[in-house]
Molecule: c-di-GMP-I riboswitch aptamer
Organism: uncultured bacterium
This record gives sequence, C1' cells and structure tokens, in this order.
RNA sequence: ACACGACAAAGGCAAACCGGACGCAAGUCCGGGGCGCAAAGCCACGGGCCCCUUGUGGGUAGCCGGGUUACCGAA
Repeated sequence: ACACGACAAAGGCAAACCGGACGCAAGUCCGGGGCGCAAAGCCACGGGCCCCUUGUGGGUAGCCGGGUUACCGAA
C1' cells in the first nucleotide's frame, strides 16, 4: 500500500414514528427520535422498485451491482 473487519479505541451516520416546510406525487429538507449501519460518505453508470404533467421526465445510494473518497489497526 492493497485486502480484511475485533466483546479494540476515538468518533460518525440515522430507520419507523411525531412536528414544521417544499413538491401533483414518489419523495426531500429542518427539528425531535433510534431500527440499525464498517462506508447507512459521495456518484443515477447497469439492474430493480416507486411517482407523474408519460418525457430528452422525476425519485430511491438505508434494494443489488459498479465507480470513487475515507477513521482505526487485532486476527
């Protein structure tokens, strides 16, 4: 360095649900809240699923695959 992921250490993110806002909607953002997550950081490239105003449209990265960046260092 790459791979890997512990009854390690420091931390991080944040499901459902509730409140507010945006959106036709799927859904998103903020606050509360924690189901969980070793990339549950980021990217819509491929597949799947979802929405609609059915298109050169939108969403989902916490559905799977892929790409890319990254803390720690036992086996």